Transfer RNA from a Candidatus Moraniibacteriota bacterium, 72 nucleotides, folded computationally. It was read from a public genome assembly. Its Rfam family is "tRNA". Rfam classes the family as a transfer RNA. Lineage of the source: Bacteria > Bacteria candidate phyla > Candidatus Moraniibacteriota.

């Protein structure tokens, strides 16, 4: 160069075009003489980025930037 895979919350991933979640991790209650464990609450996302389709996009379509992997 050419082909493939990926990229979403602090990490590790989900989400059949229709209010972006889960699990640990972060706080903050409860319980405990106390801490750990449990449980119960709370926060935390311009979905890598710009445009297009579409009443409606994490999704489809297109340009890209970024990482893994083949091929040469």
């Nucleotide at each position: 160069g050419c082909c493939g895979a990926g990229g979403u919350a602090g990490c590790u991933c989900a989400a059949u075009g229709g209010u972006a979640g889960a699990g640990c991790a972060a706080u903050g209650g409860u319980u405990u003489u106390g801490u750990a464990a449990a449980c119960c609450a709370u926060a935390g996302g311009u979905u890598g980025g710009g445009g297009g389709u579409u009443c409606g996009a994490a999704u489809c379509c297109u340009c890209u930037c970024c990482u893994c992997g083949g091929c040469u």